[in-house]
Molecule: Bacterial RNase P class A
Organism: Herbaspirillum lusitanum
RNA sequence: GAAGCAAGCCAGACAGCCGCUGGCUGCCCUCUCAAGGGGCGGCGGGAGGAAGGUCCGGACUCCAUAGAGCAGGGUGACGGUUAACGGCCGUCCGCCGAAAGCCGGUGCAAGCCGGUAUAAGGCGAGGAACAGGGCCACAGAGACGAGCGUAUUUAGUUACGGUGAAACGCGGUAACCUCCACUCGGAGCAAUCUCAAAUAGGCACGCGUUGAUGUUGCUCGCGGAGCGUGCGGGUAGAGAGCUUGAGUGCUGGAGCAAUCCAGCGCCUAGAGGAAUGGCUGUCAUAACGGGCAACCGUCGUAACAGAAUCCGGCCUAUCGGCUUGCUUCAUUG
Numbered sequence: 001g002a003a004g005c006a007a008g009c010c011a012g013a014c015a016g017c018c019g020c021u022g023g024c025u026g027c028c029c030u031c032u033c034a035a036g037g038g039g040c041g042g043c044g045g046g047a048g049g050a051a052g053g054u055c056c057g058g059a060c061u062c063c064a065u066a067g068a069g070c071a072g073g074g075u076g077a078c079g080g081u082u083a084a085c086g087g088c089c090g091u092c093c094g095c096c097g098a099a100a101g102c103c104g105g106u107g108c109a110a111g112c113c114g115g116u117a118u119a120a121g122g123c124g125a126g127g128a129a130c131a132g133g134g135c136c137a138c139a140g141a142g143a144c145g146a147g148c149g150u151a152u153u154u155a156g157u158u159a160c161g162g163u164g165a166a167a168c169g170c171g172g173u174a175a176c177c178u179c180c181a182c183u184c185g186g187a188g189c190a191a192u193c194u195c196a197a198a199u200a201g202g203c204a205c206g207c208g209u210u211g212a213u214g215u216u217g218c219u220c221g222c223g224g225a226g227c228g229u230g231c232g233g234g235u236a237g238a239g240a241g242c243u244u245g246a247g248u249g250c251u252g253g254a255g256c257a258a259u260c261c262a263g264c265g266c267c268u269a270g271a272g273g274a275a276u277g278g279c280u281g282u283c284a285u286a287a288c289g290g291g292c293a294a295c296c297g298u299c300g301u302a303a304c305a306g307a308a309u310c311c312g313g314c315c316u317a318u319c320g321g322c323u324u325g326c327u328u329c330a331u332u333g
Stems, first nucleotide, its partner, number of pairs: 001329010012283007020046002023043008048304001052315002055313005060188004072184005077091005092126001093124004101116006127179002132177002134173003144169001148161004192240004202231006214222002247266008284301001287298004
């Protein structure tokens, strides 16, 4: 330098102004035992690498649960890792993997074509086919169970049989049923818990046709069967669950690695029909246009997307860019 791979990172930066949401806090008003509510301020926090799909595995909560079996689901080399997993790591096995190597063909040559073993690396639903059943395309006379053809022999006795992955046999297929081993209770934060109006209904007590209650400030009058107090359940509403956690940065150590341990440091959204936005300037940029070039101009920050109890994974989507490492070959020193 060419080609092929692998891993990680970023997802415009800074400043100012105006908002939205939530936290802490100062003053004032209301009201005061306190809390709460309102107004004006101050200072911090505020989406992602996938927050997505909801496909696996857990935490947490409620319900169920003596024990055993059947049915059903899931997983499947060996070892490790973990809270757990169908994830991840290592190894084995199988398959793939080149414009380089080797072999062959062709060509005057450059080259082209074919084959072959591989590198870094990638992929694998990778237990069992003498427990049983099913199936085996095309080709082939015949495809799962022995028959058939030719030759041969005392004898279905022995040998061979174009095709095909497999042929006259103890073949293949389990990503068909099945068998074996291990494993699996259900529902999910709209879980669940606490406080708790109005209205209606429930229970207890008291009053009430000898007229309660209502109408009214009171009496009369009118109307005519409920009314009052207390308790308890549920709803609206409010709060908890809710974000400090299998967390994360750096350093050191154990280990091939996944991962684990120790020390020091950090706190990084918590809404509830659901905030996370807008404008301006400078810088840096993708695209487009102009210019020999430096550069100038236009556009306006790009794609996928957007928290909703929280974690570990997997899968899917994704503009543009950066870094590191590995393999093969070539050239130079």